This is a predicted structure of a 72-nucleotide RNA (transfer RNA) from Vicugna pacos. It matches the Rfam family "tRNA".
RNA sequence: GAGGGUAUAGCUCAGCGGCAGAGCACGUGCCUAGAAUGCACGGAGUCCUGGGUUCAAUCCCCAGUACUUCCA
Numbered sequence: 001g002a003g004g005g006u007a008u009a010g011c012u013c014a015g016c017g018g019c020a021g022a023g024c025a026c027g028u029g030c031c032u033a034g035a036a037u038g039c040a041c042g043g044a045g046u047c048c049u050g051g052g053u054u055c056a057a058u059c060c061c062c063a064g065u066a067c068u069u070c071c072a
Base pairs, nucleotide, nucleotide: 001071003069004068005067006066007065010024011023012022013021018055026042027041028040029039030038048064049063050062051061052060
């Protein structure tokens, strides 16, 4: 220098046009002599950034940034 992939909750990830979710973690309650486990409930998001398309974008298109992979 050229090509590919990834970017979504604190962490690991799903969601591929129509109200943004799961597991773990965290908080509260129940349980217990106390704790762990278990059960119930809850909080937590500018969906990497900026444009475009669309009635409507996490999703499609363009550019950028970061990480990663491969080629030279």